[in-house]
Molecule: Bacterial RNase P class A
Organism: uncultured Anaerolineaceae bacterium
C1' cells in the first nucleotide's frame, strides 16, 4: 500500500422568533387560576412480543397424576432458550500458490473471520416408501464344482437397484471366493496407560465390524402454579334488600274402572335431590360463589409511576463473560397521551461546472515549461442528510439502519 474480516463512538451543530410537559422558587388572586425565573425532558434499537426476572394479585388449604421446557463440558448471572471459554463432527471463506486450458475460465489448497449441530438406539416398541433378489437379511445376473440335460451344491470378490446391501485398499490363500488370514486405514470396545476439573485427545491391545431414525413413541437428568400495570390499592359519588313466572308442599270441591283425573285456594318462594359453571394449566378431594325472565347505579379523583440486580470514572483480580473496592452523579413520567414549528448560517455525502494558487502527471541535468485525464485542494451550483417515538421496569435475543470517524486481526506485495 492492497484485499478479506470483526468491533467501538457519533449519527447533525449554532443562533433568532413563536410554542409544549415535569420539578422547584418568587409575585398576583377569595378561588378556579394567571405571570415570571431556574432546571430537566425519547432509543441503540423505544421496534418484534420470542425468552428470563422484579413487582402485584389469585383460597395463607391438601394429595397425586398429567402437562410443559431445557439437554456436549466447564464457568458468568437475580435468572434465562442469554453471555464467556473450551471439546467433537461439519459448512462457508480472500489473496498468493498448484493443476488443466490458446483463452475466457474450471478445479485444488484454504488464514483471520462467520456459522450449523450435540443426553440415550446396549430398556422396549414403531418406521426405512418406491426400486431391488433381498432392508434384522437375502442370492437375480455372474464365478466355481458335479451332471448328457433338467438341476444340485459352494460363493458374496464382480454386476443390477437404492439414501443405505457382510467396512475400505493391497496381498496370502482357494475349485471359485470371503476378515478365512496378514499389513495399513476407518469404525467400535461397561479394555489398559498417560494428559485434562470435564467434554475429550494421544498411545497400546482386541478381527469385535449389520445399519439408520428419538422436532417418531419412549427412557434418563434438571427445572417449572397461574394471570398480568387494562396487575393492583385508596377516596368520593350513587342505586334496587326491586319486579315477574313456575315447581315441591298444604287445604279443598267434583268425578272415579280406586290406579287416579279435572278445578279452586293457600303457599308469596326458583325450593328438595342431583347436575353444571367459576374461583388464574388438566384431573381429584375440601371450601366458597353462582346457574328461569325483566330491571337499576358507577366509568370521577388520587395512587401504582420512576433512586434502580442504576450510570460514570479509576484501581485490583480473571484468557474472558464478569467480580470486588473507592470516588462521583440523579439522567422523561405523559394521560388521546408532552420535547415541536419556522428562518438563517455552518457541517457531511453525491452529481455538475470553473480555473490551475496546493497537489498530481509529462518534458528537462537543473532553472523552468506544459497538462489538469486520474487522485487531491480551492471556488460556484443543485439535490439529499439513515432506521425510527417512551407508557410498570430491568437483563437478553431477533429484525431495521444513509453516512462520518476510529481500533484490532489475517493474508499478500514492497521498503527500512
Nucleotide at each position: 500500500c492492497a484485499g478479506g474480516u470483526u468491533g467501538g463512538u457519533c449519527g447533525g451543530a449554532c443562533g433568532g422568533c413563536c410554542g409544549c410537559g415535569g420539578u422547584u422558587c418568587c409575585g398576583c388572586g377569595c378561588g378556579a387560576g394567571c405571570g415570571g425565573g431556574a432546571u430537566c425532558g425519547a432509543g441503540g434499537a423505544a421496534a418484534g412480543u420470542c425468552c428470563g426476572c422484579a413487582c402485584u394479585c389469585c383460597a395463607c388449604a391438601g394429595a397425586g397424576c398429567a402437562g410443559g421446557a431445557u439437554g456436549c463440558c466447564g464457568g458468568g448471572u437475580a435468572a434465562c432458550a442469554c453471555c464467556c471459554g473450551g471439546a467433537g463432527c461439519g459448512g462457508g471463506g480472500a489473496a498468493a500458490c498448484c493443476u488443466c486450458g490458446c483463452g475466457a475460465g474450471a478445479g485444488g489448497c484454504g488464514a483471520a473471520c462467520c456459522u450449523g449441530c450435540u443426553g440415550g438406539a446396549u430398556c422396549g416398541g414403531g418406521c426405512c416408501a418406491c426400486a431391488g433378489a433381498a432392508a434384522c437379511a437375502u442370492a437375480c445376473c455372474g464365478c466355481c464344482g458335479g451332471g448328457a440335460a433338467a438341476c444340485c451344491g459352494g460363493u458374496a470378490a464382480g454386476g443390477u437397484u437404492g439414501a443405505a446391501a457382510u467396512g475400505g485398499u493391497g496381498g496370502u490363500g482357494u475349485a471359485a471366493g470371503a476378515g478365512a488370514c496378514c499389513a495399513c486405514c476407518g469404525g467400535c470396545g461397561c479394555c489398559g496407560g498417560c494428559a485434562g476439573u470435564a467434554a475429550u485427545g494421544c498411545c497400546g491391545c482386541g478381527g469385535c465390524c449389520a445399519g439408520g431414525u428419538a422436532a417418531c413413541c419412549c427412557c434418563c437428568a434438571u427445572c417449572c402454579g397461574g394471570a398480568g400495570c387494562a396487575a393492583g390499592g385508596u377516596c368520593a359519588a350513587g342505586c334496587a334488600g326491586g319486579g315477574g313466572u313456575g315447581a315441591a308442599g298444604c287445604c279443598u270441591g267434583c268425578c272415579u274402572u280406586c290406579g287416579g283425573g279435572c278445578g279452586g285456594g293457600c303457599g308469596g318462594g326458583a325450593a328438595g335431590c342431583g347436575g353444571c359453571u367459576c374461583g388464574u394449566u388438566u384431573c381429584c378431594c375440601u371450601c366458597g360463589a353462582g346457574c328461569c325472565c325483566c330491571g337499576g347505579g358507577u366509568a370521577g379523583a388520587c395512587u401504582g409511576c420512576u433512586a434502580g440486580a442504576g450510570c460514570u470514572g479509576c484501581g485490583c483480580g480473571g484468557u474472558g463473560a464478569c467480580g470486588c473496592g473507592c470516588a462521583g452523579c440523579c439522567c422523561a413520567g405523559a394521560g388521546a397521551g408532552a420535547u415541536g414549528g419556522u428562518c438563517g448560517u455552518c457541517c457531511g455525502c453525491c452529481g455538475c461546472g470553473a480555473g490551475g494558487c496546493c497537489g498530481u502527471c509529462c518534458c528537462g541535468c537543473a532553472a523552468g515549461g506544459g497538462a489538469u485525464a486520474c487522485c487531491c485542494a480551492u471556488c460556484g451550483u443543485g439535490a439529499c442528510g439513515a432506521c425510527a417515538g417512551a407508557a410498570u421496569g430491568c437483563g437478553g435475543c431477533u429484525u431495521a439502519c444513509a453516512g462520518a470517524c476510529u481500533a484490532a486481526c489475517c493474508u499478500g506485495a514492497g521498503g527500512a